[in-house]
Order: sequence, then structure tokens, then C1' cells
RNA sequence: GCCGUCCUAGCUCAGUCGGUAGAGCGUCAGGCUCUUAACCUGAUGGUCGGGGGUUCGAGCCCCCCGGUCGGUG
Repeated sequence: GCCGUCCUAGCUCAGUCGGUAGAGCGUCAGGCUCUUAACCUGAUGGUCGGGGGUUCGAGCCCCCCGGUCGGUG
């Protein structure tokens, strides 16, 4: 240089055929307990890497850029 993967919540990751974004962990509060841990209940969570385009509508499709990991000359 070329080819490809991945980028979504504080972390690890889902998200189907384009229809208005979720889980687990974490954090906070409460319950339980003599107390802590464990357990139970509730709450808290996002400019979906950045920009632009297509569309009535984009996390998802198209283009450019950045980062990441791998392959290859």
C1' cells in the first nucleotide's frame, strides 16, 4: 500500500426484513439480617466513533474520515 473485522450505557455485549434502542455486570435507594456479605424489589442509565447522503422514517443502506484488530505484497 491492498483486503477484511469491529466501534451501541461506566464495563462486557445484543439489536432479525429500515419503524423511533435492550440485557448482564456496575452504581444509587429500599427490604431482609444484630451487622456485613449473599439474596429480593425499585431506580439510574445513550448525540449508537465523527461528518454527509438516501428515505415519510437510519444503530441498520450508501459515501468520506478517524480509531481498532487480523490477513497479505
The RNA shown here (transfer RNA) has 73 nucleotides and comes from an archaeon. Its mean pLDDT, the model's own confidence on a scale to 100, is 81. It matches the Rfam family "tRNA". By type it is a transfer RNA.